A computed fold for a 73-nucleotide RNA, annotated as transfer RNA. Its mean pLDDT, the model's own confidence on a scale to 100, is 84. It matches the Rfam family "tRNA".

């Protein structure tokens, strides 16, 4: 210097073919419990890596830029 590939809640990942984001632990309240644990209910939490860009719509599609993995010279 070129290639393929990853990035979605605090974490670990779902979201094949655009129709407007969801699991699981974790976190908060409540029940249950003499009490914790477990377990039951119900919540809070994501400008989807950035920025442009295609559409009536973009996590998804396409450019660029940083970044992390592997690779090739």
């Nucleotide at each position: 210097g070129c290639g393929u590939u990853c990035g979605u809640a605090g974490c670990u990942c779902a979201g094949g073919a655009g129709g407007a984001a969801g699991a699981g632990c974790a976190c908060c309240g409540c029940g249950c419990u003499c009490a914790u644990a477990a377990c039951g209910c119900g919540g809070a939490g994501g400008u989807c890596a950035u920025c442009g860009g295609u559409u009536c719509g973009a996590g998804u599609c396409c450019g660029a830029u940083a970044g992390g993995a592997c690779g090739c010279u």